[in-house]
């Protein structure tokens, strides 16, 4: 500062990649990162909005490979209401 935290209900938004093996094809299996990678009914996010998109076939660094890590980013966009209970939440400053 203020109810933004948490839980419940309903509504809405979003992503689902890389590599290897197998299969006549369809497919099936495994590994990597991650909340989520078999579109699950799950996962995440809903304006106090890094859920997600654009920039982007971007730039730098890793990796078997990748939207894997970072910069870009105080960027431009992007979807909500109610109730319950609770003393959590966000920002700034100081100290360790």
């Nucleotide at each position: 500062c203020a109810u933004c935290c948490g839980c419940u209900u309903u509504a809405g938004g979003g992503g689902u990649g890389u590599u290897c093996c197998u299969u006549u094809u369809a497919u099936g299996g495994a590994a990597c990162u991650g909340a989520g990678a078999u579109g699950a009914u799950a996962c995440c996010c809903u304006u106090g909005g890094u859920a997600c998109c654009u920039g982007a076939u971007a730039c730098g660094g890793u990796u078997a490979a990748u939207a894997c890590c970072g910069u870009c980013g105080u960027a431009g966009g992007a979807a909500a209401a109610a109730g319950c209970a609770a003393a959590g939440g966000c920002u700034u400053u100081c100290u360790a």
Molecule: TPP riboswitch aptamer (THI element)
Organism: Chitinophagaceae bacterium DXS